The RNA shown here (transfer RNA) has 73 nucleotides and comes from a Bacillota bacterium. The sequence was found in a public genome assembly. Taxonomically the source falls in Bacillota (Bacteria, Bacillati). Its mean pLDDT, the model's own confidence on a scale to 100, is 81.

C1' cells in the first nucleotide's frame, strides 16, 4: 500500500423486522451487622470512535475519516 475484522456506561461485553440504549462487575446510598464482607433494595453514570449522506425516523443502512487487532505484499 492493498484485504479484513473491532470501536456502546468506569472494565468486560449484549444488542436481527430501523422506533424502549442495555446486562454482569464496579462505585453511591439505605436495609442488615458490634463493625466488615456477603446478601438485598434503589440510584448515579452514556455525542452508541469522528464527520456526512439516506430515511418520518440511525448504535444499526451507505460514504468519508481516527484508533487498534489480524492477514497479504
Nucleotide at each position: 500500500g492493498g484485504g479484513g475484522g473491532u470501536a456502546u456506561a468506569g472494565c468486560u461485553c449484549a444488542g436481527u423486522u430501523g422506533g424502549g440504549a442495555g446486562a454482569g462487575c464496579g462505585c453511591u446510598a439505605g436495609c442488615u451487622u458490634c463493625g466488615c464482607a456477603a446478601g438485598u433494595u434503589a440510584g448515579a453514570g452514556g455525542u452508541c470512535g469522528g464527520c456526512g449522506g439516506u430515511u418520518c425516523g440511525a448504535a444499526c443502512c451507505c460514504g468519508c475519516u481516527u484508533a487498534c487487532c489480524u492477514c497479504c505484499a
Its Rfam family is "tRNA". Rfam describes the family as follows. Transfer RNA (tRNA) molecules are approximately 80 nucleotides in length.